[in-house]
Order: sequence, then C1' cells, then structure tokens
RNA sequence: UAAGUUGGCUAGACAAUCGCUGCGUCAAUCAUGACGGAGAGGAAAGUCCGGGCUCCAUAGGGUAAGAUGCCAGGUAACGCCUGGGAGGCGCAAGCCUACGGACAGUGCCGCAGAAAAUAAACCGCCUGUUUACAGGUAAGGGUGAAAAGGUGCGGUAAGAGCGCACCGCGCGAGUGGUAACACUUCGUGGCAGGGUAAACCCCAUCUGGAGCAAGACCAAAUAGAGAGGCGUUAAGCGCGACCCGCGUUUGCUUCUGGGUAGGUCGCUGAAAGGCCGUGGUGACGCGGUUUUUAGAUGAAUGAUUGUCCUCGACAGAACCCGGCUUAUCGGCCAACUUUUUCU
Repeated sequence: UAAGUUGGCUAGACAAUCGCUGCGUCAAUCAUGACGGAGAGGAAAGUCCGGGCUCCAUAGGGUAAGAUGCCAGGUAACGCCUGGGAGGCGCAAGCCUACGGACAGUGCCGCAGAAAAUAAACCGCCUGUUUACAGGUAAGGGUGAAAAGGUGCGGUAAGAGCGCACCGCGCGAGUGGUAACACUUCGUGGCAGGGUAAACCCCAUCUGGAGCAAGACCAAAUAGAGAGGCGUUAAGCGCGACCCGCGUUUGCUUCUGGGUAGGUCGCUGAAAGGCCGUGGUGACGCGGUUUUUAGAUGAAUGAUUGUCCUCGACAGAACCCGGCUUAUCGGCCAACUUUUUCU
C1' cells in the first nucleotide's frame, strides 16, 4: 500500500412555527386550561423455538405421536449460547457441520459391467487336450461413484494374506484428559463383501392442551322463551388421540324466535438496564450502587421553513421476556491474517 477475518457502537443532525398521545401537579367547568417530563427497532419483521402469565383443573400413570442427537458447562428454559473433540474448507486470521447406531432387522445403489448382497469370471494367465472343449485362477486389463486393503519379498503350473516384513484395520492393555477423544506406546488376530439412517428403523433424553381475540369484574337489556327426539340412576360430561385412574352431575340432540356491539382491569417494575468490584479461558455468576425511559384501541410522535453533512437503506410497539432466522444505505472503533514498498 492492497486484500481479508472477528467483535463492538451508531442508524441523519440543528433551529423556528403549528399540530398529536400518555403520565404527574394545580385550577375548575357541560366540555376544559396551565406547567413539567416522556413518546417505535436493530431488527419492532418471520410467528420459527423456549418460557413467564391466564384458563380447562382436583390433574396422576401408560400407549401412541412429536422433537433433539459428539463431550463438558451456562441459563428460568431451549432446537439457544460458551469452551473443547472429530470431520471438512481456506496460504492464514478464521469458517461450516441434520456429528448416536450399518454386527437387531428391512429397503435402495439407475445405466454400464461377468458380477452391486444368498454377490463374480468378459478379456487375460496356467494346465490337459487338439482345434469342439474341460479344469484352475482373481495378481494384470476393461465397466462403473463404488468390484475380495496397499507396497515389497518369497512361493506356485499360473496365481492369491498362500506365507513373511512394514503400513492400514479390528480387539485388549497402558499413558494423558471430567469426557468426547488422542498416542512415533505394548500385545494379539490374516483381519476383508462396501455405501446409504435429511431412508424405514433401533437407542438415549425431553414433551398435557389452548392462548391477552387468554382471562376477571361492573353496568345495561332481553323471553329464566317455545316445539320435539333419545335417555332416566343406568349412563353421560370433564378443550390433541386412546386406555387406566380421578372429579362432577342428571345428560345428549333437532328446529323456531329474541337480547348483548358499553366500561374497567389484565397493560407494563421486568428471569430489567447502566456503573464499580470480584470469580471464571469463556458463556456467565456473586456483591455494592444507581435508573424507571410508549401503553394506543379504526390505532398517538406529523407538517412547513432554513442551515449543515458522512446525502440517510431495511423499515412502525399492541401481554411480556430470552434466542434464532431473514432484509438492509452508510459512518466510526478495536484486535488479528496475508501481500507490496521503504528504513
């Protein structure tokens, strides 16, 4: 100088005029007025996970079903986060992983090829025979993504772990590590017919349901309406399916007709944020101190003018919180990697 990797902060600014919403204080009316403070996000988005909270409801066990899938920690919890292991990508800083089991079983691996799971002999090599063929072979060649582990030596009619050495693989031990796992360690076995589970399946762990349009209260109004059917202490009902258990009580069903469109709560103090100290590699924990930062309900933060500049993207809360994923114009900061040049 150029190109990257990882993490963090910010998300146009200032001024003037008019306007909107909540809260607090004061005044006081039928309504309102004045003052003060505050008023959308890093993703508010997707509705994908996990919970808090509410109801079923007194709410237990099992089957089925679903979810997750290396190890150890963090957390209220998780499919999230942190650290490590294995495999892979990158020169590197770093990044990715739907990462248990193929010797429980089933399925699939087209075409090509002799043969692709009850796996094999097309060419070739050797022997017999004589020109038909028979036997042996799987080292060489061919097909294919994949074809009886690799290299070398011996041996053989020709070959082959057939035997041996080394490597590889399986099993056992040893060492290190909490563990996953690792090893220039030791012993043993000729070991051998592969892949695929984001195929079915097996194994381990976890899991009631519905959801703020949940739910609670107040006020008002109507018709405590009418006509049937089944059932009658047997049964029925109880918000995912089935069984057991538990609770509860008379139930289930068809048709006709009527009322309810209001208000309050839930609704924002939260497993909350900041700062300091401390423990930890880290996620995070502990202690002290400090802050209270929107609560609308056809839906509030807008309009105009002027100036500045880095010229402004994606985009608007609706019960709340912890995550993940997706979209995105710029600006700033820190650490690290590679490259060029100079000293």

Predicted 3D model of a 343-nucleotide RNA (Bacterial RNase P class A) from a Thiotrichales bacterium. Taxonomically the source falls in Thiotrichales (Bacteria, Pseudomonadati, Pseudomonadota, Gammaproteobacteria). Rfam family: Bacterial RNase P class A. The family's RNA type in Rfam is ribozyme. Of the family's consensus pairs, 96% are formed in the model.